[in-house]
RNA sequence: GGGUGCGUAGUUUACUGGUAGAAUACCGGCCUCCAGAGCCGGGGAAGGGGGUUCGAUUCCCUCCGUGCCCA
Numbered sequence: 001g002g003g004u005g006c007g008u009a010g011u012u013u014a015c016u017g018g019u020a021g022a023a024u025a026c027c028g029g030c031c032u033c034c035a036g037a038g039c040c041g042g043g044g045a046a047g048g049g050g051g052u053u054c055g056a057u058u059c060c061c062u063c064c065g066u067g068c069c070c071a
Stems, first nucleotide, its partner, number of pairs: 001070007010024004018054001026042005047063005
């Protein structure tokens, strides 16, 4: 330099045009002498920009980050 994949919560991930779900972590409550475990509840997420569409996390373009292949 060329090609290709990936980017969703602090972390690991599901969903892939129509309300974004879970686990874990975190916070609160119950329990306990205290803590832990367990149970109940709570807040938190689609990399940036643009386009298509009634509607975009999803499709297209570009940029950024990251992995792989070729030179």